A computed fold for a 72-nucleotide RNA from a soil metagenome, annotated as transfer RNA. Model confidence (mean pLDDT): 83 of 100. The sequence is in RNAcentral, with records from MGnify.

[in-house]
RNA sequence: GCCCCCAUGGUGUAACGGUGAGCACGACGGCCUUUCACGCCGUAAGAGCGAGUUCGACCCUCGCUGGGGGUA
Repeated sequence: GCCCCCAUGGUGUAACGGUGAGCACGACGGCCUUUCACGCCGUAAGAGCGAGUUCGACCCUCGCUGGGGGUA
């Protein structure tokens, strides 16, 4: 250089083009407990960037950025 894969809360990950963007762990608050832990209830926190397609994009297309793998 070329080819392939990946990018979603703090972390790990789901999601027929029409979702309130789900789950687990973690964080915080409350209940329970003499206290902690466990358990229960609740809260906050997320689509890498730019363009395109579409009535509508986390999802499809292109480019860029970053990460991983392959190749002479």